A computed fold for a 351-nucleotide part of an RNA from an uncultured Eubacteriales bacterium, annotated as small-subunit ribosomal RNA, central domain.
Its mean pLDDT, the model's own confidence on a scale to 100, is 86.
Context: one part of a larger RNA
RNA sequence: CUGGGCGUAAAGCGCGCGUAGGCGGGAAAUUAAGUGAGAAGUGAAAGGCUGAGGCUCAACCUCAUGUAUUGCUUCUCAUACUGGUUUUCUUGAGGGCGGUAGGGAGAAGUGGAAUGGCUGGUGUAGCGGUGAAAUGCGUAGAUAUCAGUCGGAACACCGGUGGCGAAGGCGGCUUCUUGGGCCGUUCCUGACGCUGAGGCGCGAAAGCUAGGGUAGCAAACGGGAUUAGAUACCCUGGUAGUCCACGCUGUAAACGAUGGAUACUAGGUGUGGGAGGUAUCGACCCCUUCCGUGCCGCAGCAAACGCAAUAAGUAUCCCGCCUGGGGAGUACGGUCGCAAGGCUGAAACUC
Numbered sequence: 001c002u003g004g005g006c007g008u009a010a011a012g013c014g015c016g017c018g019u020a021g022g023c024g025g026g027a028a029a030u031u032a033a034g035u036g037a038g039a040a041g042u043g044a045a046a047g048g049c050u051g052a053g054g055c056u057c058a059a060c061c062u063c064a065u066g067u068a069u070u071g072c073u074u075c076u077c078a079u080a081c082u083g084g085u086u087u088u089c090u091u092g093a094g095g096g097c098g099g100u101a102g103g104g105a106g107a108a109g110u111g112g113a114a115u116g117g118c119u120g121g122u123g124u125a126g127c128g129g130u131g132a133a134a135u136g137c138g139u140a141g142a143u144a145u146c147a148g149u150c151g152g153a154a155c156a157c158c159g160g161u162g163g164c165g166a167a168g169g170c171g172g173c174u175u176c177u178u179g180g181g182c183c184g185u186u187c188c189u190g191a192c193g194c195u196g197a198g199g200c201g202c203g204a205a206a207g208c209u210a211g212g213g214u215a216g217c218a219a220a221c222g223g224g225a226u227u228a229g230a231u232a233c234c235c236u237g238g239u240a241g242u243c244c245a246c247g248c249u250g251u252a253a254a255c256g257a258u259g260g261a262u263a264c265u266a267g268g269u270g271u272g273g274g275a276g277g278u279a280u281c282g283a284c285c286c287c288u289u290c291c292g293u294g295c296c297g298c299a300g301c302a303a304a305c306g307c308a309a310u311a312a313g314u315a316u317c318c319c320g321c322c323u324g325g326g327g328a329g330u331a332c333g334g335u336c337g338c339a340a341g342g343c344u345g346a347a348a349c350u351c
Base pairs, nucleotide, nucleotide: 004322005321006320007305008304012319014202015201016200017199021195022194023193025089026088027087028086029085030084031083033082034081035078036077037076038075039074040073041072042071048067049066050064051063052062053061054060092192093189094188095187096185097184098183099182100181104178105177106176107175108174109173110172111155116150117149118148119147120146121145122144126137127136163170164169207248208247211244212243216242217241221237222236223235224234259318260317261316262315263314264313267296268295269294270293271292272291273290274289275288276287277286300307301306324351325350326349333344334343335342336341
């Protein structure tokens, strides 16, 4: 110097956009920086190696226009590959046109069922709750039932190993605004690409600031039970919170515990969105093909489990990360935050 890994053993950043950088499609010309060949100069001495020699040997010392010093500089040559420059191409990428599915996002409006409250009617002694009870509610008329009304939150059925989104996530209905995908066409641009340290943005729940809202549920808390006790599980209540709008926080078993891109590598069977073909009056069926999403399974891989064209297979490019357990995601410092805390992140000691 090279050499190992990251689904579950330590290890993929929660996700995206993108700067620098790294890497980069086909053809031709040119250049000659990398690369290769040759030559010259230089690469001090000592030391090393080789061959001789001197102290009786050795260590040690001496001699050599020997060798090595794998390097650097200059010149000449080569031009396959990499790089630079120029021209060109269309398959990568992007755009146009024509279609298309969707809980993708934001805003406004609106609907019914249900829970709860209030008012009134009927009606009378219980209701509720549990393993059994009790607390609780009820003759000031509850529970039940009917009618009316108020308010908040969530949207049964459809609903699906189904759809959309980069991830978090997204579900009544209507309208408006808006992002992305897929299919067909092969009309345009002509490598415009991939990845991405820093950076910027998005980011469940809980939590925070000041305000609104509060039906149900419900941390904390009160009470009743259970129990040896019961700071629990069960019951009855119940406040933050859950909801809305502004801002903050920036974390998760943020999981497929599996980074992104590209290409290639048996089959079988479902399913969502298209296109084409045969046939047909038309559709279904059937066949082909593109994109998504499942299951089974060969080769291969794997410690095994398993993965298996949506790879954990075979390769290339780029980023992130790992290096025994505990101490510890702690301390200290820095930085971000209103705080809670986040990010970065040790050591002693110990096994």
The full RNA is in RNAcentral, with records from ENA.